About this RNA: A computed fold for a 116-nucleotide RNA from Planococcus soli, annotated as SAM riboswitch aptamer (S box leader). The organism belongs to Planococcus, within Bacteria. It was read from a public genome assembly, where an Rfam model found it. The coordinates come from a structure-prediction model, not an experiment, and the mean pLDDT is 81.

RNA sequence: UUCUUAUCAAGAGAAACCGAGGGACAGGCCCUAAGACGUUUCGGCAGCAGAUUUGUUUAACCGCAAAAACUGUGCCAACUCCUGCAAAUGCCAUUUGCGCAUUUGGAAGAUGAGAA
Numbered sequence: 001u002u003c004u005u006a007u008c009a010a011g012a013g014a015a016a017c018c019g020a021g022g023g024a025c026a027g028g029c030c031c032u033a034a035g036a037c038g039u040u041u042c043g044g045c046a047g048c049a050g051a052u053u054u055g056u057u058u059a060a061c062c063g064c065a066a067a068a069a070c071u072g073u074g075c076c077a078a079c080u081c082c083u084g085c086a087a088a089u090g091c092c093a094u095u096u097g098c099g100c101a102u103u104u105g106g107a108a109g110a111u112g113a114g115a116a
Stems, first nucleotide, its partner, number of pairs: 001116008013042005021031003025084004043076003047073004052067005080108001085105007092097001
């Protein structure tokens, strides 16, 4: 980097340095010199995989529930900030728009696990 697969409405910020953009992309909307983004330190959260302990069940495993945050990762503005493509329903317009709203599915993205 690519492929497969699971999840994405919950949760969790301070200090120091830096100095102008940042929120993946496009549009919108937002954050930001009262210092964002980024880096470091400390702190925190508990999603995924593994391990542990307790309860339950069992012949034993498996499973289920809980605890804790031990290991590998991840995360700590806004639902993945919203929409992007398609369908259904409703409303408006009616020069027949796919204009607006809601819902469902998808795409894209992010993270974990596995594989090449």